Annotation:
Transfer RNA from an Oscillospiraceae bacterium, 80 nucleotides, folded computationally. Its Rfam family is "tRNA". RNAcentral holds the sequence, with entries from ENA. The organism belongs to Oscillospiraceae, within Bacteria.

RNA sequence: GCGGGCAUGGCGGAAUUGGCAGACGCGACGGAUUUAGGAUCCGUUGGGAAUCCGUGCAGGUUCAAGUCCUGUUGCCCGCA
Numbered sequence: 001g002c003g004g005g006c007a008u009g010g011c012g013g014a015a016u017u018g019g020c021a022g023a024c025g026c027g028a029c030g031g032a033u034u035u036a037g038g039a040u041c042c043g044u045u046g047g048g049a050a051u052c053c054g055u056g057c058a059g060g061u062u063c064a065a066g067u068c069c070u071g072u073u074g075c076c077c078g079c080a
Stems, first nucleotide, its partner, number of pairs: 001079007010026003019063001027045006046053002056072005
């Protein structure tokens, strides 16, 4: 230099053909239980006062994009 793959809450990770983003698990926080802790059970858990914003970054297509297109950054694999 060329080709391919991956990037999603605090972490792992799902989202079938473009149609409610974050299921499920872990962690965290609050509560019940306990003398206390652990375990177990219940609830909450992206940001914002809100309109809204949020899938590496910047654009585009579309009524609608994590998903399709273009460029680009990082990492991994292959070729030279």